This is a predicted structure of a 93-nucleotide RNA (Glycine riboswitch aptamer) from Rhodobacter sp. It was read from a public genome assembly, where an Rfam model found it. The coordinates come from a structure-prediction model, not an experiment, and the mean pLDDT is 76. It matches the Rfam family "Glycine riboswitch aptamer". Its family is annotated with glycine biosynthetic process in the Gene Ontology. Lineage of the source: Bacteria > Pseudomonadati > Pseudomonadota > Alphaproteobacteria > Rhodobacter.
[in-house]
RNA sequence: CUGUCAGGAUCGGGAGAAUCCGCAGGGUAACCCGCGGUGCCGAAGGAGAAACCGCCCCGGUAAGCUUUCAGGCGCAAGGGACCGUUCUGACGA
Numbered sequence: 001c002u003g004u005c006a007g008g009a010u011c012g013g014g015a016g017a018a019u020c021c022g023c024a025g026g027g028u029a030a031c032c033c034g035c036g037g038u039g040c041c042g043a044a045g046g047a048g049a050a051a052c053c054g055c056c057c058c059g060g061u062a063a064g065c066u067u068u069c070a071g072g073c074g075c076a077a078g079g080g081a082c083c084g085u086u087c088u089g090a091c092g093a
Base pairs, nucleotide, nucleotide: 003091004090005089006088007087009086011084012083013082018038020037021036022035023034025032026031039073040072041071045069046067047066048065052060053059054058
């Protein structure tokens, strides 16, 4: 210097799904909030087996797949897999 990998570091981008029903409270109203119920979403996390692999009885092993336990569902806020930038470290030349 450049490339690869890693990072709970930095910055930017980042989707989906009812403000549906009932009760209660506040408010002139619009609307706000609490509780309960139903419906819905998958891209925090968790769990799952199969593809695949092996020493093939059995074992190993992911996920943008499945599940919705958790989380989320007007706007906003927050979270957010993943992608990119910068930085740090390791390796290589």